């Protein structure tokens, strides 16, 4: 470096759910909450997959489903 990931230290996201708003849904956004997360940071036409929604079709999503990409700490 690069692989690993401790009941380490520091720190940092926030499932389900409730409340409000937006949206046909899907889903989002804030605020409560906290199931988990070593990338649950980021990237959604120009990998793939899955939701929506159609007679048929995404120009709607979802990154906490792989993926690509960056990337804290650090024992064995």
């Nucleotide at each position: 470096c690069a692989c690993c990931g401790a009941c380490a230290a520091a720190g940092g996201c926030a499932a389900a759910c409730u409340u409000a708003u937006c949206g046909a849904a899907a889903g989002a956004u804030a605020a409560g909450g906290g199931c988990g997360c070593a990338a649950a940071g980021c990237u959604a036409a120009a990998g793939g997959g899955c939701c929506u929604g159609u007679a048929a079709a995404a120009u709607g999503g979802c990154a906490g489903c792989c993926a690509g990409u960056u990337u804290c700490c650090g024992a064995a």
Predicted 3D model of a 76-nucleotide RNA (c-di-GMP-I riboswitch aptamer).